[in-house]
RNA sequence: GUGUCCAUAGCCUAGUGGUUAGGGUGUCCGCAUAUAAAGCGGGAGGCCCGGGUUCGAAUCCCGAUGGAGGCU
Numbered sequence: 001g002u003g004u005c006c007a008u009a010g011c012c013u014a015g016u017g018g019u020u021a022g023g024g025u026g027u028c029c030g031c032a033u034a035u036a037a038a039g040c041g042g043g044a045g046g047c048c049c050g051g052g053u054u055c056g057a058a059u060c061c062c063g064a065u066g067g068a069g070g071c072u
Base pairs, nucleotide, nucleotide: 001071002070004068005067006066007065010025011024012023013022018055027043028042029041030040031039049063050062051061052060
């Protein structure tokens, strides 16, 4: 230089146009305990950015940014 793939919570991850965006782990609160851990119940925390298509976009299209391989 060229082309491919990826970007969702602190971390990991599911979600093929309409359902409250779901799970694991962590974190906070409670229960329990002599105390703590484990366990159980609950809470907070979210689609990288800009534009387009559509009645409706995390999802489709274009671009930007960042990252990972391939070729040279």

The prediction has a mean pLDDT of 80. Predicted 3D model of a 72-nucleotide RNA (transfer RNA) from Apostichopus japonicus. Rfam family: tRNA. The family's RNA type in Rfam is transfer RNA. NCBI's taxonomy places the organism under Eukaryota, Metazoa, Eumetazoa, Echinozoa, Apostichopus. The sequence is in RNAcentral, with records from Rfam.